[in-house]
Record summary:
A computed fold for a 531-nucleotide part of an RNA from an uncultured bacterium, annotated as small-subunit ribosomal RNA, 5' domain. The RNAcentral record of the full RNA draws on ENA, Greengenes and SILVA.
Context: one part of a larger RNA
RNA sequence: AUUGAACGCUGGCGGUAUGCUUAACACAUGCAAGUCGAACGGAAACGAUGGAGAAGUUUACUUCUUCAGGCGUCGAGUGGCGGACGGGUGAGUAAUGCAUAGGAAUCUGCCCUAUAGUUUGGGAUAACUACUCGAAAGAGUGGCUAAUACCGGAUGUGGACUACGGUUUAAAGCAGGGGACCUUCGGGCCUUGCGCUAUAGGAUGAGCCUAUGUGGGAUUAGCUAGUUGGUAGGGUAAAGGCCUACCAAGGCGACGAUGCGUAGCCGACCUGAGAGGGUGAACGGCCACACUGGGACUGAGACACGGCCCAGACUCCUACGGGAGGCAGCAGUAGGGAAUCUUCGGCAAUGGGCGAAAGCCUGACCGAGCAACGCCGCGUGAAUGAUGAAGGCCUUCGGGUUGUAAAAUUCUGUUAUAAGAGAAGAACAAAUUGUAGAGUAACUGCUACAGUCUUGACGGUAUCUUAUCAGAAAGCCACGGCUAACUACGUGCCAGCAGCCGCGGUAAUACGUAGGUGGCAAGCGUUGUCC
Numbered sequence: 001a002u003u004g005a006a007c008g009c010u011g012g013c014g015g016u017a018u019g020c021u022u023a024a025c026a027c028a029u030g031c032a033a034g035u036c037g038a039a040c041g042g043a044a045a046c047g048a049u050g051g052a053g054a055a056g057u058u059u060a061c062u063u064c065u066u067c068a069g070g071c072g073u074c075g076a077g078u079g080g081c082g083g084a085c086g087g088g089u090g091a092g093u094a095a096u097g098c099a100u101a102g103g104a105a106u107c108u109g110c111c112c113u114a115u116a117g118u119u120u121g122g123g124a125u126a127a128c129u130a131c132u133c134g135a136a137a138g139a140g141u142g143g144c145u146a147a148u149a150c151c152g153g154a155u156g157u158g159g160a161c162u163a164c165g166g167u168u169u170a171a172a173g174c175a176g177g178g179g180a181c182c183u184u185c186g187g188g189c190c191u192u193g194c195g196c197u198a199u200a201g202g203a204u205g206a207g208c209c210u211a212u213g214u215g216g217g218a219u220u221a222g223c224u225a226g227u228u229g230g231u232a233g234g235g236u237a238a239a240g241g242c243c244u245a246c247c248a249a250g251g252c253g254a255c256g257a258u259g260c261g262u263a264g265c266c267g268a269c270c271u272g273a274g275a276g277g278g279u280g281a282a283c284g285g286c287c288a289c290a291c292u293g294g295g296a297c298u299g300a301g302a303c304a305c306g307g308c309c310c311a312g313a314c315u316c317c318u319a320c321g322g323g324a325g326g327c328a329g330c331a332g333u334a335g336g337g338a339a340u341c342u343u344c345g346g347c348a349a350u351g352g353g354c355g356a357a358a359g360c361c362u363g364a365c366c367g368a369g370c371a372a373c374g375c376c377g378c379g380u381g382a383a384u385g386a387u388g389a390a391g392g393c394c395u396u397c398g399g400g401u402u403g404u405a406a407a408a409u410u411c412u413g414u415u416a417u418a419a420g421a422g423a424a425g426a427a428c429a430a431a432u433u434g435u436a437g438a439g440u441a442a443c444u445g446c447u448a449c450a451g452u453c454u455u456g457a458c459g460g461u462a463u464c465u466u467a468u469c470a471g472a473a474a475g476c477c478a479c480g481g482c483u484a485a486c487u488a489c490g491u492g493c494c495a496g497c498a499g500c501c502g503c504g505g506u507a508a509u510a511c512g513u514a515g516g517u518g519g520c521a522a523g524c525g526u527u528g529u530c531c
Base pairs, nucleotide, nucleotide: 003528005527006526007525008524009523012378013377014376015375016374018371019370020336026333027332029331030330031329034081035080036079039078040077042074043073046072047071049068050067051066052065053064054063055062056061057060088289089288090287097214098213099212100211101210102209103208106206107205111202112201113200114199115198116197117196118195119153120152121151122150128143129142130141131140132139133138158169159168160167161166173194174193175192176191177190178189181188182187216260222252223251224250227249228248229247230246231245232244233243234242264286265285266284267283268279269278270277271276291312292311293310294309295308314325315324316323317322342368344367345366346365350364351362352361353360354359381411382410383409384408391402392401393400394399416468417467418466419465420464421463425458431452432451433450434449435448436447437446475520476519477518478517479516480501481500482499486515487514488513489512490511496503497502
């Protein structure tokens, strides 16, 4: 000099960062991943509209019941996209990791660019319904139905394979609008937008390989049979003993193999003139993990924190037959510990998921709360004021010192208190109006620009103005030397101090108290820690 600190004494305000370093210990409760009705059959709830009925009376209204998915919407369900991101933790890992520099044998949802297409059929199934089993969780059988769910045929711009003859391989619709024409009055048809299919390229993301570097000890010296290489096959998105069969006998090692113990790595952070040493909290990148161990499924992507299956430990429910759970998400609880916060507000901003959009969800995030835990800033008053007051302490009893300090006079109002005014953070999106462009038979719609309209958790906060009062705001440690700062009393090798030297046994500047002094200051000192 440093700190994610702790402890003791003390404590006024603001800004800004930070806050379980220990038990990857166990968790009550709430929330943390949903969304789309413009994919679908539908209608449990709420509302609107219309019809029917009843009641009340003010006789044209109110209330109640019932019917109608056609309407706003929408519980549950089918389907799509997202739950592989975001958030947490550092147990494991000494190299399947990380850092740097390269590489070739790969995949890539959504997004962008380009080309070509989007045709014709089919059978199911959930919801629902009828029944059955079960305490529950849940499960089974029969029947009905839809789709952008599933499966055939056609076509083949293209792609894949090829023995160059050929073989094989796609798709799905939905919403808005409309002049002719057709219509079974549903629509067809046309068009705009969004989707869907195939291929090529890009972007982004990811997988793989190589080299070099990456902490300790030799009181760890030998290690290795899929082991090292080859051939053939399998497997993977992809190279490869990645796996299998056969063949050969290799491969690593004092330039430290193997085994042991320790540890997430880096950008960075601390220190230092530098070289170096130490650390890896917060923020950013990568990796690993998600009660413990194992496994795959789905998917563009997982061997998946808030998915599934199996085993185990633990906890809970049970009708004893059987079931349920996983905070190393945000708060919070118990425990451990020297020690670490609110069971808060909001999606207004930024970002993410879904959606055409409105919007919904978002403990990410933005904010507020708690803590002197760190850093920075401000204040606790300023000027004048000698009879050097009183009191305290010391004294050679003359005085000295506290000390311009106080009192007193004049002033200020940072902060505080009260009242009033009051932001920036907001850019949008949607709706509506207008202009232009591409497209169309034409419009709607699409794209671009402009105008109007509208959105704030923080928060009546920051800030500003006015008024009032010196009023409400100073402690801690030290004073033998190192080391700035001395006297008195008490004690008497006792009580005690102490970082080192050391002090204390009757005048202790070293113990305790008081006065004085020195240092730092909303902190001061001690302890730990590293340079």